This is a predicted structure of a 73-nucleotide RNA (transfer RNA) from Hydrogenophaga sp. IBVHS1. The source organism's lineage runs through Bacteria, Pseudomonadota, Burkholderiales, Comamonadaceae and Hydrogenophaga. Rfam family: tRNA. The prediction has a mean pLDDT of 81.
RNA sequence: GCGGCCGUAGCUCAGGGGAUAGAGCAUCUCCCUCCUAAGGAGAGGGUCGAAGGUUCGAGUCCUUCCGGCCGCA
Numbered sequence: 001g002c003g004g005c006c007g008u009a010g011c012u013c014a015g016g017g018g019a020u021a022g023a024g025c026a027u028c029u030c031c032c033u034c035c036u037a038a039g040g041a042g043a044g045g046g047u048c049g050a051a052g053g054u055u056c057g058a059g060u061c062c063u064u065c066c067g068g069c070c071g072c073a
Stems, first nucleotide, its partner, number of pairs: 001072007010025004018056001027043005049065005
C1' cells in the first nucleotide's frame, strides 16, 4: 500500500429499515436472612466510533475518515 471483519451501557454481546434501543454480568436500593452468601423485586447508566448522503423513517443501507484485529504484498 491492497483486501476482509469488528466498533451499540463500566465489561461481554444481541438488534441487519419502522414500536420508547435491549440482555447477561457489574453498580445502587429494597425484600429475604441473626449476619453474609445465594435467591427475589426494582432503579440508574447509551448523543449506537466521527462526519456526510439515501429514505417519509437509519443502530441497520451508501461514501469518506478514525481506532482495533486478521490476511496479502